Predicted 3D model of a 78-nucleotide RNA (transfer RNA) from a Nitrosopumilales archaeon. The organism belongs to Nitrosopumilales, within Archaea. It matches the Rfam family "tRNA". The RNAcentral record of the sequence draws on ENA. Model confidence (mean pLDDT): 80 of 100.

RNA sequence: GCCAAUGUAGCUCAGCCUGGCUAGAGCAUUCGCCUUGUAAGCGAAAGGUCGUGGGUUCGGAUCCCAUCAUUGGCUCUA
Numbered sequence: 001g002c003c004a005a006u007g008u009a010g011c012u013c014a015g016c017c018u019g020g021c022u023a024g025a026g027c028a029u030u031c032g033c034c035u036u037g038u039a040a041g042c043g044a045a046a047g048g049u050c051g052u053g054g055g056u057u058c059g060g061a062u063c064c065c066a067u068c069a070u071u072g073g074c075u076c077u078a
Stems, first nucleotide, its partner, number of pairs: 001074007010027004020058001029045005051067005
């Protein structure tokens, strides 16, 4: 220098291919129940403008373009 993959909640991820109900799960956190007490268990709550910017569209996490970061591969005929 080129190519590919990944980026969504504090952490690990689903959802993207095929655009359309209010963006979800587990763990963690907080509160409550239970217990003599703790843990475990049960219930609830809070937490995200989906890496960033732009475009297309009635409508974008999802499609298109650019860009940033991380990881991996190539460095080969041009």